[in-house]
Predicted 3D model of a 353-nucleotide part of an RNA (small-subunit ribosomal RNA, central domain) from uncultured crenarchaeote. RNAcentral holds the full RNA, with entries from ENA, Greengenes and SILVA. Rfam family: Archaeal small subunit ribosomal RNA. Gene Ontology terms of the family: ribosome and structural constituent of ribosome. Model confidence (mean pLDDT): 92 of 100.
Context: one part of a larger RNA
């Protein structure tokens, strides 16, 4: 000496489910696997180590004795690991209860605005922009009333709120479906964590078949503006944005923080559930108190290189699992594997600094 890390300096797999495979409460007996110890045999010589001896000395060599490490074999001991057997309920499920909730699928049914069609008023402008021009207008527009017709998308409520594994989820009813919290402590007994491969989700943009098209609106036309103007600003408009069915599998898919657990002062603001009081116009009501479970804020010790994190840890710790080793070259070639396809995932080197 037997690495150090991962918010943001390279690094937490987008997320969950799960196989091995590592890790695993409390108690009691059994065995003696592993582990410790004790003999014994072996671990050829050379090498290490000690003494001593030989060359004038050293190197270097001899002789003798001695370690180390593995292995077998016999035995102790039996805490601890493991393995049988047996109990136990805290971890973990299941059950029941009232209650939150934009969690999903599937239907239904509404709303407001834009558009366009039609009808009736109504005369010359309108839009646009910094100014303007393309653009629309007397074949009558803009504006107003009054009908229709289609498509998206759901103002307030709306929170620093709420569900959800993530992605993400908002009009309103209705039917399936899944979690989670909380109180009860009835059952089940350790049945659990994690999870390499695996597999299911997985915004948006993009593909294939189809259907839909109101608004918006990559590419595209035109006006501008400019030195140019493949923009920025203005008039138009395709795809595509919406539906179903199938691909894609990516994101600054962010908390840029992998999941599980156990511990470490306290304050306050919301949400949900429960307990207790106290007020009642008694209603799922109102307000205080504590209790559990999310969800924020400012902060205590500790932490950090600092921003700053702090019982939603980035603090102390214990299991697993992924990443990372200086910068471009390069998330590239090349090869495998996927995919219609775009492209995806895996992932170098040479050079070069």
């Nucleotide at each position: 000496c037997u690495g150090g890390g991962c918010u943001u300096a390279a690094a937490g797999c987008g997320u969950c489910c799960g196989u091995a495979g590592c890790c695993g409460g409390c108690c009691c007996g059994g065995c003696g696997u592993g582990c410790u110890c004790c003999g014994c045999g072996u671990u050829a010589a050379a090498u290490c180590c000690a003494g001593c001896a030989g060359c004038c000395u050293a190197a270097c060599u001899g002789c003798u004795g001695g370690g180390c490490u593995g292995c077998g074999c016999g035995g102790a001991u039996g805490a601890c690991u493991g393995c049988c057997g047996g109990g136990c309920u805290u971890g973990g499920g299941g059950g029941u209860g009232g209650g939150a909730g934009a969690g999903g699928g599937c239907g239904g049914c509404g709303g407001u605005a834009u558009u366009c069609c039609c009808g009736g008023g109504g005369u010359a402008g309108g839009g646009g922009u910094a100014a303007a021009a393309u653009c629309c207008a007397c074949u009558g527009a803009u504006c107003c009333c009054g009908g229709g017709a289609g498509g998206a998308c759901c103002a307030c409520c709306a929170g620093u709120g709420g569900c959800g594994a993530a992605g993400g989820c908002g009009g309103c009813c209705g039917c399936c479906c899944a979690g989670a919290a909380c109180a009860c402590g009835c059952c089940c007994g350790a049945c659990g964590g994690u999870g390499a491969g695996g597999g299911a989700c997985g915004a948006a943009a993009g593909c294939u078949g189809g259907g839909g098209g109101a608004g918006c609106g990559a590419u595209c036309g035109g006006g501008a503006u400019u030195a140019g103007a493949u923009a920025c600003c203005c008039c138009g408009g395709u795809a595509g944005u919406c539906c179903c069915a199938g691909c894609c599998g990516u994101a600054a898919a962010c908390g840029a923080u992998g999941c599980g657990g156990g511990c470490u002062u306290g304050g306050u603001g919301u949400c949900g559930g429960g307990c207790u009081g106290g007020c009642c116009a008694c209603g799922a009501g109102c307000c205080a108190g504590c209790c559990c479970g999310g969800u924020g804020c400012a902060g205590a010790a500790g932490g950090g290189a600092a921003a700053c994190c702090a019982u939603u840890a980035a603090g102390c710790c214990c299991g697993c699992c992924g990443c990372c080793u200086g910068g471009g070259g390069a998330g590239u070639a090349c090869g495998g594997c996927c995919g219609c396809a775009a492209g995806g995932c895996u992932g170098a080197a040479a050079c070069u600094u």